[in-house]
RNA sequence: CCCUCCGAAAAGCAAUUCAGGGGUAACCCGGGGAUGCAAAGCCAUCGAUCCGAUUUUGUAAUCGCAAAAUGGAUGGCCGGGCUGCCGAA
Numbered sequence: 001c002c003c004u005c006c007g008a009a010a011a012g013c014a015a016u017u018c019a020g021g022g023g024u025a026a027c028c029c030g031g032g033g034a035u036g037c038a039a040a041g042c043c044a045u046c047g048a049u050c051c052g053a054u055u056u057u058g059u060a061a062u063c064g065c066a067a068a069a070u071g072g073a074u075g076g077c078c079g080g081g082c083u084g085c086c087g088a089a
Base pairs, nucleotide, nucleotide: 006087007086012037013036017032018031020029021028022027035076041082042081043080047077048074049073050072051071053070054069055068056067057066058065059064
């Protein structure tokens, strides 16, 4: 000096939640706020979990409930892929 590991310092992100907004909903957006995170940055045709708009079918026969197809959401559920800042022991 470089690389890997790691995470002391510095920096970063931001859970639960509060009020505002979007959406049928799951959930998302920005503000407050910090549970935590060495990728808690990005990616949804590996799985998993969640929603139920539309259509069809069954039951019921106002409502509602269930299933299927199409659809949607979660990357801070997991696998996988891509990219990346700082430097003490």

Model confidence (mean pLDDT): 82 of 100. c-di-GMP-I riboswitch aptamer from a Desulfuromonadales bacterium, 89 nucleotides, folded computationally. Of the family's consensus pairs, 90% are formed in the model.